[in-house]
RNA sequence: AUUAAAUAUUGGUAAACCUAUUGGAAAAUAGGGAAGCAAAACUAUGGGUCUAAGGGUUGCUAUUACUGCCAGGUUCUAUAA
Numbered sequence: 001a002u003u004a005a006a007u008a009u010u011g012g013u014a015a016a017c018c019u020a021u022u023g024g025a026a027a028a029u030a031g032g033g034a035a036g037c038a039a040a041a042c043u044a045u046g047g048g049u050c051u052a053a054g055g056g057u058u059g060c061u062a063u064u065a066c067u068g069c070c071a072g073g074u075u076c077u078a079u080a081a
Stems, first nucleotide, its partner, number of pairs: 002081002006077001012037002017032006041074003045071003048066002054061002
């Protein structure tokens, strides 16, 4: 340095729920809180899903949102080969 996967170390992160704020909503941010996660770190690139303010007008629509929905790309830790 590369590959594999997760057994080892340092640790990292934080679902549901509660409170406050933002937002039309989905949802996000901060604090608390822990079911979990080798990448549950970053990235809306592809697919998928949610929402429908606005637009359209008859049951529609993303330019919004979700990376902890899946995949891809990038980065990262000991051991072993």
Record summary
A computed fold for an 81-nucleotide RNA from a Halanaerobiales bacterium, annotated as c-di-GMP-I riboswitch aptamer. Of the family's consensus pairs, 94% are formed in the model.